[in-house]
RNA sequence: GCAAACCGUUAGAAAUGGCGGGACGCAAAGCUAUGGGGGCUAAGGUGUUGGAAGUUUCGUUUCACAAUGCUAUGCCAGCCCGGCCGCCG
Numbered sequence: 001g002c003a004a005a006c007c008g009u010u011a012g013a014a015a016u017g018g019c020g021g022g023a024c025g026c027a028a029a030g031c032u033a034u035g036g037g038g039g040c041u042a043a044g045g046u047g048u049u050g051g052a053a054g055u056u057u058c059g060u061u062u063c064a065c066a067a068u069g070c071u072a073u074g075c076c077a078g079c080c081c082g083g084c085c086g087c088c089g
Base pairs, nucleotide, nucleotide: 001026002025006021007020008019009018010017011016024078030084031083032082035081036080037079038076039075040074044071045070046069047068048067049066050065051063052062053061
C1' cells in the first nucleotide's frame, strides 16, 4: 500500500461485480480472462422424461407447464503457470 469473511446498498437469471463499513491475510492480493490451464453460473439454446392437445386406438406431430442432462456468448487474477509494470534494503 492492498483488503478476505461478514454486514448494508446497488447491478445481474445466476455466478459474480460496483460503492460503503470491516480486516483474514498478501512483496506484487498491481495489470493481463485477446497467453495457457483449471474452476463457477446456465439466462438463452438444445436433448430426454412426464403432462396437456390431437387421434377410435397406437404412432407421427404440437406445446404454454414440470423435472433433469449438455452447453458460454456470462463470470473468477485472493486457483496454478506465463507476460508487463513495480517499493525499501
c-di-GMP-I riboswitch aptamer from uncultured Acetatifactor sp., 89 nucleotides, folded computationally.
Taxonomically the source falls in Acetatifactor (Bacteria, Bacillota, Clostridia, Lachnospiraceae).
The sequence is in RNAcentral, with records from MGnify.